This is a predicted structure of a 96-nucleotide RNA (TPP riboswitch aptamer (THI element)) from a Dehalococcoidia bacterium. Of the family's consensus pairs, 95% are formed in the model. The coordinates come from a structure-prediction model, not an experiment, and the mean pLDDT is 77.
């Protein structure tokens, strides 16, 4: 000096399905399913970008049901040129 990890700061993102309450229709609340995360102050992601959005009231499979799984996706978009007497690795310089 560079890279990586970790931490901090800053920023981005999603929060669905079913059952009960329970009904004329709902919220809150409770339970179950998948998941990192289903309002958690947590989780995930920040250009080496599938975190997430559009396409999508999409297509195939599967389920009690649902972005539940896969396709779509060598498609489009999408948020740090920050800091560190921290750790590791690599390279370079100086001194002995």
């Nucleotide at each position: 000096u560079g890279c990586u990890a970790c931490g901090c700061g800053c920023g981005g993102g999603g929060u669905g399905g079913c059952c009960g309450c329970a009904u004329g229709g709902a919220a809150a609340c409770g339970g179950c399913c998948u998941g990192a995360g289903a309002g958690a102050g947590a989780c995930c992601c920040g250009u080496g970008g599938a975190a997430c959005c559009u396409g999508a009231u999409c297509c195939g499979g599967g389920u009690a049901a649902u972005a539940c799984c896969g396709g779509c996706g060598g498609a489009g978009g999408g948020a740090u040129g920050g800091c560190g007497c921290u750790a590791g690795c690599a390279c370079g310089g100086a001194c002995g």